[in-house]
c-di-GMP-I riboswitch aptamer from a soil metagenome, 85 nucleotides, folded computationally. Model confidence (mean pLDDT): 88 of 100. Its Rfam family is "c-di-GMP-I riboswitch aptamer". From the family's description: GEMM was predicted in a large-scale screen for bacterial structured RNA regulatory elements.

RNA sequence: GACAAGGGCAAAUCCGGUGAAAACCGGUGACGCAAAGCCAUGGAUCUACAGCCGCAGACACGGCCAAGAUCGCCAGGCUUCCGAA
Numbered sequence: 001g002a003c004a005a006g007g008g009c010a011a012a013u014c015c016g017g018u019g020a021a022a023a024c025c026g027g028u029g030a031c032g033c034a035a036a037g038c039c040a041u042g043g044a045u046c047u048a049c050a051g052c053c054g055c056a057g058a059c060a061c062g063g064c065c066a067a068g069a070u071c072g073c074c075a076g077g078c079u080u081c082c083g084a085a
Base pairs, nucleotide, nucleotide: 001082008033009032014027015026016025017024018023031072037078038077039076041075042074043073044070045069046068051064052063053062054061
């Protein structure tokens, strides 16, 4: 970052599975993406099993909270195909 070349990834949906959930994995399928390749380091957002507090006879319910999740939220770090302007 080009109406280039060779390509790459794969949103939502649906099916199966894991998980308390968020979400993830595989298949399907393409919304899009020049890093939509990798890393949870700083923010941000999502969930709240466990834990704490409250209520409550108990179950239940409410609040707080990541040690969970998102790199296709932003920033940062590492790596990377092509070679026009």